Context: one part of a larger RNA
Molecule: large-subunit ribosomal RNA, domain I
Organism: Planctomycetota bacterium
RNA sequence: GGCGCAUGGUGGAUGUCUCGGCGUCGAGAGGCGAUGAAAGACGUGGGAACCUGCGAUAAGCCCAGAGGAGCUGGUAACCGAGCUGUGAUCCUGGGAUUUCUGAAUGGGGCAACCCGGCCAAUAGGCCAUCCUGCACUGAAUGCAUAGGUGCUGGAAGCGAACGCAGUGAACUGAAACAUCUCAGUAGCUGCAGGAAAGGAAAGCAACCGCAACUCCGUAAGUAGUGGCGAGCGAAAGCGGAUGAACCUGGAAGCGUGCGAAGCGCCUGGAAAGGCGCACCGAAGAAGGUGACAGUCCUGUACCGCGCGGAAAGGGGAGCUCUCGAGUAGCAUCGGGCUCGUGGAACCCGGUGUGAACAUGGGGGGACCACCCUCCAAGGCUAAGUACUCCUCGACGACCGAUAGUGAAUCAGUAAGGCGACUGAAAGAUGAAAAGAUCCGCUGCGAGCGGAGUGAAAGAGUACCUGAAACCAUGCGCCU
Numbered sequence: 001g002g003c004g005c006a007u008g009g010u011g012g013a014u015g016u017c018u019c020g021g022c023g024u025c026g027a028g029a030g031g032c033g034a035u036g037a038a039a040g041a042c043g044u045g046g047g048a049a050c051c052u053g054c055g056a057u058a059a060g061c062c063c064a065g066a067g068g069a070g071c072u073g074g075u076a077a078c079c080g081a082g083c084u085g086u087g088a089u090c091c092u093g094g095g096a097u098u099u100c101u102g103a104a105u106g107g108g109g110c111a112a113c114c115c116g117g118c119c120a121a122u123a124g125g126c127c128a129u130c131c132u133g134c135a136c137u138g139a140a141u142g143c144a145u146a147g148g149u150g151c152u153g154g155a156a157g158c159g160a161a162c163g164c165a166g167u168g169a170a171c172u173g174a175a176a177c178a179u180c181u182c183a184g185u186a187g188c189u190g191c192a193g194g195a196a197a198g199g200a201a202a203g204c205a206a207c208c209g210c211a212a213c214u215c216c217g218u219a220a221g222u223a224g225u226g227g228c229g230a231g232c233g234a235a236a237g238c239g240g241a242u243g244a245a246c247c248u249g250g251a252a253g254c255g256u257g258c259g260a261a262g263c264g265c266c267u268g269g270a271a272a273g274g275c276g277c278a279c280c281g282a283a284g285a286a287g288g289u290g291a292c293a294g295u296c297c298u299g300u301a302c303c304g305c306g307c308g309g310a311a312a313g314g315g316g317a318g319c320u321c322u323c324g325a326g327u328a329g330c331a332u333c334g335g336g337c338u339c340g341u342g343g344a345a346c347c348c349g350g351u352g353u354g355a356a357c358a359u360g361g362g363g364g365g366a367c368c369a370c371c372c373u374c375c376a377a378g379g380c381u382a383a384g385u386a387c388u389c390c391u392c393g394a395c396g397a398c399c400g401a402u403a404g405u406g407a408a409u410c411a412g413u414a415a416g417g418c419g420a421c422u423g424a425a426a427g428a429u430g431a432a433a434a435g436a437u438c439c440g441c442u443g444c445g446a447g448c449g450g451a452g453u454g455a456a457a458g459a460g461u462a463c464c465u466g467a468a469a470c471c472a473u474g475c476g477c478c479u
Base pairs, nucleotide, nucleotide: 001478002477003476004475005474006473007472008471009470015464016428017427020399021398022396023395024394025393026392027391028390029388030387031158032157039101040100041099042055043054044053046079047078049075050074051073061095062094063093064092065091070083071082072081106115107114108113116127117126118125119124129155130154131153133151134150135149136148137147162193163191164190165189166188167187173180177227203210204209214241215240216239217238218237224232225231246314247313248312253307254306255305256304257303262277263276264275265274266273278295279294280284286298287297288296318380319379320378321324329353330352331351332350333349334348335347336346339365360375361374362373363372364371415422416421435463438450439449440448441447
């Protein structure tokens, strides 16, 4: 030095666990804001660092209800001082207070700061902008108008997705690339609602007929379109969803209350385990309790009360006005439709032109005739449909700490970056702190050894289990 065995150290895998996540379903809610929001800064406790709560009335103040013995939030004890059957703490509802910043709104500003005016004189109130309405005032300029002033009402800002509209890419695909595609997607902007949009035929259809709109299935990858490339891609029809308010009806669900039945012995630190003998069950779901509990605790089933309002039945989706002219059409230039200009209808827009008036007008894919169908240029409209920042409940052949959210733990934190932004790690003593008084070594250390607690300390806070790498010691063998 190597190998093997053993005993330790180190390390934190594995097992078990779960206060956290993930998903589905159902229900609710679908907004908050000048009565100052969301988000924050700074304060606030007897001693107070952070979290939580709250706001100079500051872990709180008042009222009502519920409740009934303890309480002064958490880490987190300790000391101190108190409150409480004259009903506290805690819970529900209502009210008061609510610093400063922030749309931030008296002016300014490098957010949480600085500086004002007026009225009141002890608090305090008012003073931004824009829009609507009203009133007063009022130029050039006679009447007026512009402008000015005051008052009333409103707006603003935030918010996860869903919606409508405006604007609108590129990478990419076409095996290159330009029409085309990606795609009217992403992005940006405006506006709204709990849904939005659409909607009551100037519609389809085909000589038969249907009967608003929306959504789903099918028709159908069809008809079409397309450097007829890559690709794009309908509609009619058919089958469904829905079909209100209101009346009868009263289910599920939620809240609340009630809610059955076990003892002994043994082992053990501890009984819920084992043995013995019982009991309840419309309750043997589950969680907890010193190991595994139907009968110990919380619960669970049934039931009562309150809220609630489903199915089913009745009823019943369409209304309304002033009845639509620079409109329809045409020309030209664009856009949208399956339709890339094509024979290109139809719908929308820019520019120009420009009708008829139900004896009329639009459409039926150039256009004309016949026929059929509808009545534009006003408005409203539930349900069926989309979504989930948020609240509650139930469930899971979902995860179990390198997993599951980035985040089970004081996480969008620590840390990095000028910045936009990026972004962790970190769970478990024990049933109970009973968290080791005391003694010894030592530096009045660290650490260790005794003693003590405990079932266990080889459970000692570097704490359940404690693998491997790695390190050390002892023994054996080999060199």